The RNA shown here (Bacterial RNase P class A) has 406 nucleotides and comes from Candidatus Fermentithermobacillus carboniphilus. Taxonomically the source falls in Candidatus Fermentithermobacillus (Bacteria, Bacillati, Candidatus Fermentithermobacillales, Candidatus Fermentithermobacillaceae).
[in-house]
RNA sequence: CAAGUAGGUCAGGUGGUCGCGGGCGCACUUUUCGGUGUGCCUGAGGAAAGUCCGGGCUCCACAGGGCAGGGUGCUGGGUAACGCCCAGCGAGGGUGACCUCAGGGAAAGUGCCACAGAAACAUACCGCCUCGCGCGGAUUUUAUCUGCGCCCAAGGCAUGCCCAGCCUGCGGCGCCGAUGGAGAGUCGGUUCGGGCGCGGGGUAAGGGUGAAAAGGUGGUGUAAGAGACCACCGGCAGCCGGGUGACCGGCUGGCCAGGCAAACCCCACCCGGAGCAAGACCAAAUAGGGGGGCAAUGACGCUGCCCGCCGAGCCCCCGGGUAUGGUCGCUAGAGAGGGAGGGUAACCUUCCUCCAAGAUGGAUGACCACCCUCGACAGAACCCGGCUUAUAGACCUGCUUGCCAU
Numbered sequence: 001c002a003a004g005u006a007g008g009u010c011a012g013g014u015g016g017u018c019g020c021g022g023g024c025g026c027a028c029u030u031u032u033c034g035g036u037g038u039g040c041c042u043g044a045g046g047a048a049a050g051u052c053c054g055g056g057c058u059c060c061a062c063a064g065g066g067c068a069g070g071g072u073g074c075u076g077g078g079u080a081a082c083g084c085c086c087a088g089c090g091a092g093g094g095u096g097a098c099c100u101c102a103g104g105g106a107a108a109g110u111g112c113c114a115c116a117g118a119a120a121c122a123u124a125c126c127g128c129c130u131c132g133c134g135c136g137g138a139u140u141u142u143a144u145c146u147g148c149g150c151c152c153a154a155g156g157c158a159u160g161c162c163c164a165g166c167c168u169g170c171g172g173c174g175c176c177g178a179u180g181g182a183g184a185g186u187c188g189g190u191u192c193g194g195g196c197g198c199g200g201g202g203u204a205a206g207g208g209u210g211a212a213a214a215g216g217u218g219g220u221g222u223a224a225g226a227g228a229c230c231a232c233c234g235g236c237a238g239c240c241g242g243g244u245g246a247c248c249g250g251c252u253g254g255c256c257a258g259g260c261a262a263a264c265c266c267c268a269c270c271c272g273g274a275g276c277a278a279g280a281c282c283a284a285a286u287a288g289g290g291g292g293g294c295a296a297u298g299a300c301g302c303u304g305c306c307c308g309c310c311g312a313g314c315c316c317c318c319g320g321g322u323a324u325g326g327u328c329g330c331u332a333g334a335g336a337g338g339g340a341g342g343g344u345a346a347c348c349u350u351c352c353u354c355c356a357a358g359a360u361g362g363a364u365g366a367c368c369a370c371c372c373u374c375g376a377c378a379g380a381a382c383c384c385g386g387c388u389u390a391u392a393g394a395c396c397u398g399c400u401u402g403c404c405a406u
Stems, first nucleotide, its partner, number of pairs: 001402010012371007020043010045377001049388002052386005057275004064307004069271005074088005089103001090101004104266002109264002111260003125207002127203009136146004149173003154168004174190006215233006234256002236253007279328004289318006301309001335354008
């Protein structure tokens, strides 16, 4: 200097004029309610969005319990709590800093793995090895006869000897096979070999199919193969050591036939319900009218069901009146900022300082001037802690990799 990675901050600014919501004063007016003027303070977010989690708070129950239902899912810690946060472990990705994980159980049971493939808790399609049979020619097509290369050392037969003939055949040629990139060379065979066909046996190494096929790589061995055996690795089991733990390391053992639970399920832990349109009070008005059902053989009542408890009204329909009003709830908090201490951290303890919107036909707008990074996503409605999503531009810090210089 460039690229990357993790975390954090701001969210147009400054000044002036006028105008809005809330709070606190002052002055005037007003019987009161209220109204007018004026001064000071203050007034949308990092996500206010989503309504996905957890709570505070309010009401019902307050006699609970069980089942159903729902949620979470490695370990340890934090927190009011959580499905959140922090630190670790394991697996995967990345050169790395770092990132991701719907991370308990497949030996409780049930179920699924399409198609392809021979075969998907189960195998032999191709292939490899081995054994047996058959595959030359002629004829009379039952069967018979005949052949099964050429040369040659040496030996034998008959024989008194030679020639000729016949038999055996070290070796050579030819032929076949193996090795070899091919050839050469070498090795093996030659009444065989090779090839083809049929049948029996052995095999799970090789090939094919697939997401996945009796753990992987390399070797020994075998008729050919195979954890059959060996070395290393992986899984599993046992033992020892370290750690609070998830787990990690070491030794021993050939024990070695899968995946899916974001399938049903099993296991561990957690969970009353409804929600500010909760709820409380004031004002106003009336016909506490009519009908039906249930109910001390126990109504109503607490999401659903059951048991239990309580102990008197409850539910439906028709009809009439008032208000769609006002006040509270409604913002001082698991609050904000700073210092010190503890802790790897999340966070905790303590001290000091501060009060930063409470609308309800729903408040922050208009104009002027200047600056500038020329401005995105976007507006509270009871309040907090998180997560998720959207997001222009600028700045700060730690770490990693590469290049250059010293």
The sequence was found by an Rfam model in a public genome assembly.